Overview:
This is a predicted structure of a 535-nucleotide part of an RNA (small-subunit ribosomal RNA, 5' domain) from an uncultured bacterium. The RNAcentral record of the full RNA draws on ENA and SILVA.
Context: one part of a larger RNA
RNA sequence: GAUUGAACGCUGGCGGCGUGCCUUACACAUGCAAGUCGAACGUGAAAGUACUUUCGGGUACGAGUAAAGUGGCGCACGGGUGAGUAACGCGUGGAUAAUCUACCAAGAAGUUUGGGAUAACAGCUGGAAACGGCUGCUAAUACCGAAUACGCUGCAUAUCUAUCUUAUGUGGGAAAGAUGGCCUCUGCAUAUGCUGUUGCUUUUUGAUGAGUCCGCGUACCAUUAGCUGGUUGGUGGGGUAAAGGCCUACCAAGGCGACGAUGGUUAACUGGUCUGAGAGGAUGAUCAGUCACACUGGAACUGGAACACGGUCCAGACUCCUACGGGAGGCAGCAGUGGGGAAUAUUGCGCAAUGGGCGAAAGCCUGACGCAGCGACGCCGCGUGAGGGAUGAAGGUCUUCGGAUCGUAAACCUCUGUCAGCAGGGAAGAACGGUCACUGUGCUAAUCAGCAGUGAAUUGACGGUACCUGCAAAGGAAGCACCGGCUAACUCCGUGCCAGCAGCCGCGGUAAUACGGAGGGUGCGAGCGUUAAUC
Numbered sequence: 001g002a003u004u005g006a007a008c009g010c011u012g013g014c015g016g017c018g019u020g021c022c023u024u025a026c027a028c029a030u031g032c033a034a035g036u037c038g039a040a041c042g043u044g045a046a047a048g049u050a051c052u053u054u055c056g057g058g059u060a061c062g063a064g065u066a067a068a069g070u071g072g073c074g075c076a077c078g079g080g081u082g083a084g085u086a087a088c089g090c091g092u093g094g095a096u097a098a099u100c101u102a103c104c105a106a107g108a109a110g111u112u113u114g115g116g117a118u119a120a121c122a123g124c125u126g127g128a129a130a131c132g133g134c135u136g137c138u139a140a141u142a143c144c145g146a147a148u149a150c151g152c153u154g155c156a157u158a159u160c161u162a163u164c165u166u167a168u169g170u171g172g173g174a175a176a177g178a179u180g181g182c183c184u185c186u187g188c189a190u191a192u193g194c195u196g197u198u199g200c201u202u203u204u205u206g207a208u209g210a211g212u213c214c215g216c217g218u219a220c221c222a223u224u225a226g227c228u229g230g231u232u233g234g235u236g237g238g239g240u241a242a243a244g245g246c247c248u249a250c251c252a253a254g255g256c257g258a259c260g261a262u263g264g265u266u267a268a269c270u271g272g273u274c275u276g277a278g279a280g281g282a283u284g285a286u287c288a289g290u291c292a293c294a295c296u297g298g299a300a301c302u303g304g305a306a307c308a309c310g311g312u313c314c315a316g317a318c319u320c321c322u323a324c325g326g327g328a329g330g331c332a333g334c335a336g337u338g339g340g341g342a343a344u345a346u347u348g349c350g351c352a353a354u355g356g357g358c359g360a361a362a363g364c365c366u367g368a369c370g371c372a373g374c375g376a377c378g379c380c381g382c383g384u385g386a387g388g389g390a391u392g393a394a395g396g397u398c399u400u401c402g403g404a405u406c407g408u409a410a411a412c413c414u415c416u417g418u419c420a421g422c423a424g425g426g427a428a429g430a431a432c433g434g435u436c437a438c439u440g441u442g443c444u445a446a447u448c449a450g451c452a453g454u455g456a457a458u459u460g461a462c463g464g465u466a467c468c469u470g471c472a473a474a475g476g477a478a479g480c481a482c483c484g485g486c487u488a489a490c491u492c493c494g495u496g497c498c499a500g501c502a503g504c505c506g507c508g509g510u511a512a513u514a515c516g517g518a519g520g521g522u523g524c525g526a527g528c529g530u531u532a533a534u535c
Base pairs, nucleotide, nucleotide: 001535002534003533004532006531007530008529009528010527013382014381015380016379017378018377019375020374021340026338027337028336030335031334032333035073036072037071040070041069043067048061049060050059051058052057080293081292082291089218090217091216092215093214094213095212096211099210100209104206105205106204107203108202109201110200111199112146113145114144115143121136122135123134124133125132126131152172153171154170155169156168157167158166177198178197179196180195181194182193219265220264221263226256227255228254231253232252233251234250235249236248237247238246268290269289270288271287272283273282274281275280295316296315297314298313299312318329319328320327321326346372348371349370350369354368355366356365357364358363385415386414387413388412395406396405397404398403419476421471422470423469424468425467429462433458435456436455437454438453439452440451441450479524480523481522482521483520484505485504486503490519491518492517493516494515500507501506
């Protein structure tokens, strides 16, 4: 000099964009943060209103709505934190002939035929509660058989051999429907049938995501020198989506190490960030990628994927409820509270946009996100007026008492109107989607549907905000540090090695440009200094 997620002191007008628990991975009151689908399924209220009544009630609308339940998909994403980890964790480059991949896209084939339950519900019943138990009824795209299956897959044979590939034989393995439209029969309705959309099953390919392995790189200590028994390798077996001591039985005795093993300490890693001419050094907040964790430790279940932050089980600590028998909980999600600390914000608004989950869609959910609030925490921009004005006013300070200086500074005159204030107008961000109208296309026996396009009205948290115009008015808006040298800037008074200053040198013991005050000056300026830290 530059820089900071800064803090402290004094001061403080406005706006834009960013940014804000670095400490106790300490404990948490309260609210919200993951639901959705009736076009998978069976049930199914009430308030209220109207009518009726034998005054008990009944019927219709509300409404097949609310609601719970079965079932599907999601909950493994998104969001937080950095405790652990010196490691194939991360970075980079490869391997997978050792692997998987829900949803999505494209292709091929199929979607036949049966069965028994169960929740909800009703009745009885246990418990303080949490939560159950028994009996009975019922549905499905829930569950289970049978059929078919080229492709898929096990085995065998042949070929070729790296476990790839090809052919043949033999065994094994699947499914679920839903919802629109149309036609026909004798009148209606339904079914059958035809057809559209969608779903389901098997399989191939792709896309995406993931698992595993390897080369190289990745902090400090040798005042850590030896370490190792599933240890190193082999064979058989098990296990996994998958190679492998990953696990197991047996056999062999190996494996690592001064090119630093083992041990200890510290630490998430990277793109980047800061600094520097660079080389390098320091660092890893915000943003982006990866990893790990979710009160502490352990375990599996479901699932395409978890050994799962707002799932389950066990143990532990802590907190809470209890009828003492037993139960409930997990903010390192967003706000917020206590505590710790030098120190770090609102228990805000909205799903309008972007993105995500579910749904055919309308839509619902979304503390992701978009916004607003607080903080000079940072960067950037603007303002606190402009021109004229010498009896160089008054006053202060200094003085050699002549004067000098603050100083065109003020007063005064003439203007301007940024910001703040008040009033009026007033956005972009909105594209969709659905509705209505029209046109085309379109599957089909045909019509609808669907698809494409045009037009109309409709959808904004921020927000009556930004911005524009007008009004009035110099009015509301300057401080902080320093002045001995380094280092820009000097005099007076007070003090008297005292009180004090100080980054280094040093200053102060009676004339202190170095302490304290004043006048003046210098520097920066809504900031200025100090402290801490890095280069």